[in-house]
RNA sequence: GUACGAGAAGUCCCCUUCGGGGGAUUAGUAAAGUGGCGCACGGGUGAGUAACACGUGGAUAAUCUGCCCUUCGGUAGGGAAUAACCCGCUGAAAAGUGGGUCAAUACCCAAUAACACUGUUGAUUUUCGGCUUAUGUAUGAAAGAUUGCCUCUUCUUGAAAGCAAUUGUUUGGGGAUGAGUCUGCGGACCAUUAGUUUGUUGGUGGGGUAAAGGCCUACCAAGACUGCGAUGGUUAGCUGGUCUGAGAGGAUGAUCAGCCACACUGGAACUGACACACGGUCCAGACUCCUACGGGAGGCAGCAGUGAGGAAUUUUGCGCAAUGGGCGAAAGCCUGACGCAGCAACGCCGCGUGAGUGAAGAAGGCUCUUGGGUCGUAAAGCUCUGUCAACAGGGAAGAAACAGUUUGUGGUUAAUAGCUGCAGACCUUGACGGUACCUGUGAAGGAAGCACCGGCUAACUCCGUGCCAGCAGCCGCGGUAACACGGGGGGUGCAAGCGUUAUUCGGAAUUAUUGGGCGUAAAGGGCGCGUAGGCGGUCUUGUCGGUCAGAUGUGAAAGCCCGGGGCUCAACCCUGGAAGUGCAUUUGAAACAGCAAGACUUGAGUACUGGAGAGGAGAGCGGAAUUCCUGGUGUAGAGGUGAAAUUCGUAGAUAUCAGGAGGAACACCGAUGGCGAAGGCAGCUCUCUGGACAGAUACUGACGCUGAGGCGCGAAGGCGUGGGUAGCGAACAGGAUUAGAUACCCUGGUAGUCCACGCAGUAAACGUUGUUCACUCGGUGUGGCGGAUCUUUAAAAUCUGCUGUGCCCAAGCUAACGCAGUAAGUGAACCGCCUGGGGAGUACGGUCGCAAGACUAAAACUCAAAGGAAUUGACGGGGGCCCGCACAAGCGGAGGAACAUGUGGUUUAAUUCGAUGAUACGCGAAGAACCUUACCUGGGUUUGACAUCCUGUGAAAGUUAAUAGAGAUAUAAAUGUGCCCUUCGGGGAACUCAGUGACAGGUGCUGCAUGGCUGUCGUCAGCUCGUGCCGUGAGGUGUUGGGUUAAGUCCCGCAACGAGCGCAACCCCUAUCUUUAGUUGCCAGCGAGUACUGUCGGGGACUCUCGCGCGCCUGCCCGUGUCCUCCCCUGGAGGAAGGAGGGGACGACGUCAAGUCAUCAUGGUCCUUAUGUCCAGGGCUACACACGUGCUACAAUGGCCGGUACAGGGGGAAGCAAUACCGCGAGGUGGAGCCAAUCUCAGAAAGCCGGUCUCGGUUCGGAUUGGAGUCUGCAACUCGACUCCAUGAAGUUGGAAUCGCUAGUAAUCGCGUAUCAGCAUAACGCGGUGAAUACGUUCCCGGGCCUUGUACACACCGCCCGUCAAGUCAGCCGAGUUGAUUGCACCCGAAGGAGGUGAGCU
Repeated sequence: GUACGAGAAGUCCCCUUCGGGGGAUUAGUAAAGUGGCGCACGGGUGAGUAACACGUGGAUAAUCUGCCCUUCGGUAGGGAAUAACCCGCUGAAAAGUGGGUCAAUACCCAAUAACACUGUUGAUUUUCGGCUUAUGUAUGAAAGAUUGCCUCUUCUUGAAAGCAAUUGUUUGGGGAUGAGUCUGCGGACCAUUAGUUUGUUGGUGGGGUAAAGGCCUACCAAGACUGCGAUGGUUAGCUGGUCUGAGAGGAUGAUCAGCCACACUGGAACUGACACACGGUCCAGACUCCUACGGGAGGCAGCAGUGAGGAAUUUUGCGCAAUGGGCGAAAGCCUGACGCAGCAACGCCGCGUGAGUGAAGAAGGCUCUUGGGUCGUAAAGCUCUGUCAACAGGGAAGAAACAGUUUGUGGUUAAUAGCUGCAGACCUUGACGGUACCUGUGAAGGAAGCACCGGCUAACUCCGUGCCAGCAGCCGCGGUAACACGGGGGGUGCAAGCGUUAUUCGGAAUUAUUGGGCGUAAAGGGCGCGUAGGCGGUCUUGUCGGUCAGAUGUGAAAGCCCGGGGCUCAACCCUGGAAGUGCAUUUGAAACAGCAAGACUUGAGUACUGGAGAGGAGAGCGGAAUUCCUGGUGUAGAGGUGAAAUUCGUAGAUAUCAGGAGGAACACCGAUGGCGAAGGCAGCUCUCUGGACAGAUACUGACGCUGAGGCGCGAAGGCGUGGGUAGCGAACAGGAUUAGAUACCCUGGUAGUCCACGCAGUAAACGUUGUUCACUCGGUGUGGCGGAUCUUUAAAAUCUGCUGUGCCCAAGCUAACGCAGUAAGUGAACCGCCUGGGGAGUACGGUCGCAAGACUAAAACUCAAAGGAAUUGACGGGGGCCCGCACAAGCGGAGGAACAUGUGGUUUAAUUCGAUGAUACGCGAAGAACCUUACCUGGGUUUGACAUCCUGUGAAAGUUAAUAGAGAUAUAAAUGUGCCCUUCGGGGAACUCAGUGACAGGUGCUGCAUGGCUGUCGUCAGCUCGUGCCGUGAGGUGUUGGGUUAAGUCCCGCAACGAGCGCAACCCCUAUCUUUAGUUGCCAGCGAGUACUGUCGGGGACUCUCGCGCGCCUGCCCGUGUCCUCCCCUGGAGGAAGGAGGGGACGACGUCAAGUCAUCAUGGUCCUUAUGUCCAGGGCUACACACGUGCUACAAUGGCCGGUACAGGGGGAAGCAAUACCGCGAGGUGGAGCCAAUCUCAGAAAGCCGGUCUCGGUUCGGAUUGGAGUCUGCAACUCGACUCCAUGAAGUUGGAAUCGCUAGUAAUCGCGUAUCAGCAUAACGCGGUGAAUACGUUCCCGGGCCUUGUACACACCGCCCGUCAAGUCAGCCGAGUUGAUUGCACCCGAAGGAGGUGAGCU
């Protein structure tokens, strides 16, 4: 197969030599080949690329463009091959090769052709391109394919030529589309990348391309790029857009769309309209596979899928039905493009999980103050609805076509055939999918989770845990009451989702264009000169690139926004508009800025006159002082320090006198005075020289300001070379100090300090304040130069101008402090610098340097702060003022001894517990033999020793006595009968016993859960509030200041005025006096009595007692003073008392998590036949030791003996007890009196008088021990007190260190009381005797006020620095090792392209 030649198998039939052959059909089919077109589209990915790759706007007059559209034409004549096929050969395969036959729309030759192309000539125009003419060269065919018709010609049924149509092919022009190239502008980082480049930059000739061009080549020239960032390095596909943001911006480049690049890695070309080609070729390489080892094959960044990696990412699905693409005339074929489905809550949107009613506020959970509250109308119950899901039935749109049939009509033609165009009708096509959707059935039935609940941040409680387990975004929570961990209940927020993690933007004005800063918080260059750059006075004219306005083109589509529409809504989709702040072109305006030109004088500068100055450089000169040298005088020290020593000195120092040498620095003047850009500059003179200032005129005419790089200057110290060196003086040496002292102090002393010439280039180089210009209230000094007034000889004074330099202050600014015409105010110009602390101004790199080092300058890692200013406290070996037995002055102690007592420690079965610097330790304890008692051992008991309720019993309770026992207890007996009511049965109250369960009980724990009470600072003078005022605020003021006081006591002053708690006073005792009263007190006078006792009668006078009062108030006087005064102070008078008369009670706000759960009360927690309770015995009383508080002493101011005197305040009935008697005594017997101004305890003692002792371990001292007793008590063994006799330790005044006390005090002396049967050296009271000293506030301790510094605030018992040890992290260095990248030079070199040659072929 409508370009071409060939062409099976199978089935059936026939023939056969059984090998096979022929025919029909399959079928001109399958498969293969030649040819044409496609394969450069579509699909994937982002490795590379910092580039004309991308975006945007232009250019192409420097270009190409298959298929498509349009248009003028052509389509004529020949030829040779070749694949398939046939016959061979090689190879494992892949594949290759020889011979032969044949075709084309395959290939070749020549003809024709122009407006194509090239060259030449002429004319016109012009953005150098168009038109015309002539000539030459080269280039084209398929006479093709299919179909139809004979009107004309030929043969004549019909065909051929021919005609016609359709479709190819071809020359040229035009269009459309697509592509190539060039270009303005735009978008990353690093300068620790500053120089790069030789085809590099340009020209000429040539080549090459579709096309301009160093694109390539030869020659010539030496250029080109770069601080407006070249070159190098790192990173990266770009855009429309997306996310965020009020915007400006910042981040980003998935899906969708445009462009680019890539296709295993690198290189290369071929074909073609287009490629240097994802599913093409060649070469090299890596990798995988096959192999006969010779050689071959391959490229999922196409769709699915696999492996690996990873925190993580889907089905080896259906279909070409739609949309689109390729080929074809068409049917049709191809299409992992695409349309669908599957998987994943991955995202967006919508819907459901029910609605109404329902209080017995059910049960149950949780909680609880036991009343309740809450889950909660929630549930149940009752009445409804039916989305989704399930099942059943029905059931779309997406489909319009092509083709075919047919009707009508047009074109072609001779034709009403045929072909073809248009219109209509019929027929045909669905992957999704029986899907969307609709109806029905039954049924509230099947359908809610996640995070959070300390603050930020909406939402709170219980239990468990106990700095554990754990939480945590930041702050932070957790160590026994956790709203923070875990669980429960409840609540809050979202919701088919909710949290976590990662990332981006925001908040963040925290890189500041909008929109920040630099005195002290990070930040002004050390200072000047000056280049580029930035900015720039007045007037006029011109120009129009900036600027402004209008118009045009573009700014793809999608997206965002607005309007409308479609899926039930929405998400989503469709449609229209707006916007796209941009770029380009064009037309205008001319103020401003720019540019060009001209002019001006006020900015700037020059000339003239004048004075000031430690301005700079060089030279010279001067005196004082230090040191050294020489000489004189002179003698033993000098020097130095907190004190000393090293050191110097009899070899003559220090001291002193004279002379000399040498170096360095310049007293007084001298000064918030002067000069200089800064660093800096100081004796005097001379020379040279810079700048500033004042005055008056003239001139130039914007000549100006700033200043990246650059250049110069630049303290001290340092370096180099050469000098110099008196003093001082790193290093070093010695002496001291010290725990040490590589320091401070001392004695020495080298570099250095000085000079010359170089280098270096830093400082708290600071006003911590860049330079310049302008503007903005005042006051007061001072340096320089002027002017005016006044008086005079001058000076001074006053007013005023310019220029420096200070202080105070307004507005304003500032976080505050502060600044404030010399701004840190208000503005302008330019430069430098900052962006949390540390790491770190360090490392690496670079530049400079002789070196030291300088300049430039990070990161890893780590912390949640670092920092500024101010406030309140606290603190200071800061300051001022003041107080206190704080020191000092005194007196007496303790520390040494013995004993008592408490504590620690040790011991123990137990030695119960608490208190522990001051502020525990003679403390709780005002009194442990039992009890107390809480501890230990042992024996008992379990509703309990004690309280309330319930049931039952008994007529109670009570009393007495027995037995066992250590006792509790057990057993058992006797006695006894009460109160109220009564119907006489009984009942009730109270009580005993028994039982039951609620409960009792706990001196168990927590004083760091608490109340109350207490200690301490401290009886110190403070602590606060209201209103007002000041401050952004914390806060301040008041309360500070001047005086004064014991005092924040009072006075004065004052932006404060008042007030409160404290101080003081009011209260009590005491000191004088008056007065009422007068027993139990008193006794003067009167009387009586006596033992000489207020005893008695009497008395109120006195003492005294109990009350009420008076008095002392700085009231009076002198004096002092902060100005008058006041407050106050000193002294005096009077007075009993004088400046609070003495003492007590009384304790501000607060501090110490001070003490106490063992006084009491109490939250929580623990035990409940025990951690409760009862009993006996023991213990709290132990004893190598240490400490605190006391007593007694060590003696003569004393001991002992005798005699003798004087208190106060208390106690007394289970009591105090007299006289008397007994005992040496403790005490006993006995009992008067007294419930107390009556009686009693009860003798006070020291004192006084007399005697004795005579300095000794004693006539001191009394411990210890032996013996004998007394008393209390149930009981004195553990374990009481006292008495008598005997014994007679230590101790002879106490080390370091330390305590109390300022007047009726210390010291000393005794007395009493509470507790208590008994027990006192303690505690609390009482009186007797009765001192010394205080100069004073320097010091120690504590405290108050003001002020100052602070890096402290748990507040100096603070904070904090460095080394070291162990472990760990990161960075840097590090002998080296390895990889990647790269410069230069050289060697080998595949495929391929171009050129040359031409064995061969034609």
Predicted 3D model of a 1402-nucleotide RNA (small-subunit ribosomal RNA) from an uncultured prokaryote.